[in-house]
This is a predicted structure of a 74-nucleotide RNA (transfer RNA) from a Candidatus Acetothermia bacterium. The sequence was found in a public genome assembly. The source organism's lineage runs through Bacteria, Bacteria candidate phyla and Candidatus Bipolaricaulota. Its Rfam family is "tRNA". Rfam classes the family as a transfer RNA. Its mean pLDDT, the model's own confidence on a scale to 100, is 80.
RNA sequence: UAGGGCGUAGCCAAGCGGUAAGGCAACGGCCUUUGGAGCCGUGAUCGAAGGUUCGAGUCCUUCCGCCCUAACCA
Numbered sequence: 001u002a003g004g005g006c007g008u009a010g011c012c013a014a015g016c017g018g019u020a021a022g023g024c025a026a027c028g029g030c031c032u033u034u035g036g037a038g039c040c041g042u043g044a045u046c047g048a049a050g051g052u053u054c055g056a057g058u059c060c061u062u063c064c065g066c067c068c069u070a071a072c073c074a
Base pairs, nucleotide, nucleotide: 001070002069003068004067005066006065007064010024011023012022018054026042027041028040029039030038047063048062049061050060051059
């Protein structure tokens, strides 16, 4: 530099245009002599900025970051 893939909560991760599942962790409460376990509850404007649309995590454009492959320089 070219091609491809990925970016959703602290971590993992679902969501093929109709308004964000789930698990772990964390926090609060109940229970318990304490802790653990168990039970109940709490959490996201989806990498950034624009565009399309009645409506965008999803489609389009540009940029940012990460990964893979190839090439180039040394």